Model confidence (mean pLDDT): 80 of 100.
The RNA shown here (Lysine riboswitch aptamer) has 182 nucleotides and comes from Lentilactobacillus kefiri.
Taxonomically the source falls in Lentilactobacillus (Bacteria, Bacillati, Lactobacillales, Lactobacillaceae).
[in-house]
RNA sequence: UAAAUCAUUAGAGGUUGCAACCAACAUCAGUAAUUAGUGGAGUUCCUACCUGGACUUUGAAGCUAACGAAAGGGGCGGUUGCCGAAGCACCAUGUGAGGUAGCACUUGGCGCGCUGGGACUUAGCUUAAGAGGCUUUGGACUGUCGCGGCGGACAUGUCGGCUGCGGGGCGCUAACGACAAA
Numbered sequence: 001u002a003a004a005u006c007a008u009u010a011g012a013g014g015u016u017g018c019a020a021c022c023a024a025c026a027u028c029a030g031u032a033a034u035u036a037g038u039g040g041a042g043u044u045c046c047u048a049c050c051u052g053g054a055c056u057u058u059g060a061a062g063c064u065a066a067c068g069a070a071a072g073g074g075g076c077g078g079u080u081g082c083c084g085a086a087g088c089a090c091c092a093u094g095u096g097a098g099g100u101a102g103c104a105c106u107u108g109g110c111g112c113g114c115u116g117g118g119a120c121u122u123a124g125c126u127u128a129a130g131a132g133g134c135u136u137u138g139g140a141c142u143g144u145c146g147c148g149g150c151g152g153a154c155a156u157g158u159c160g161g162c163u164g165c166g167g168g169g170c171g172c173u174a175a176c177g178a179c180a181a182a
Base pairs, nucleotide, nucleotide: 005178006177008175009174010173011172014083017082018081019080020079021078022077025074034066035065036064037063038062042055043054044053045052046102047101048100049099050098051097086115087114088113090109091108092107094105095104096103116142117141120138123135124134125133126132144167145166146165147164148163149162150161152159153158154157
């Protein structure tokens, strides 16, 4: 003198970056419940079977009329915390009466399996849902870095522009440091 590697701190991406919370709104739904009429034996506790409860002839389900919600899910707006933000998968846990098998949801773990980002699109799953979400298909867009090409600027080896191809967030940028002394 300092390439590469590593640690720490800070930072960037954006046609809706991410999450949580709050408010109003649409949906749920003219559904459930309630009341009246009718009806006349079932209904309900997530689904199927078994078991056990609860309601029911002091009238179950269904149907008609009147009245008529809420939760979960959602987008928008705001606030807060953030930029592997987070999501999925996986593992564990609890709830839905008990058991078996499913399903849905809660909570926790997860540098270890996947995803740079959002939108559109294909198929599937979830959901009350044609909302939204997740996985997936495809071509673009965008950010960043690497390699190449063509111009430009100046202090001539740097900076920036356009463009082609490629990589993945275990990435990228900046600062300081370790390696690091001989």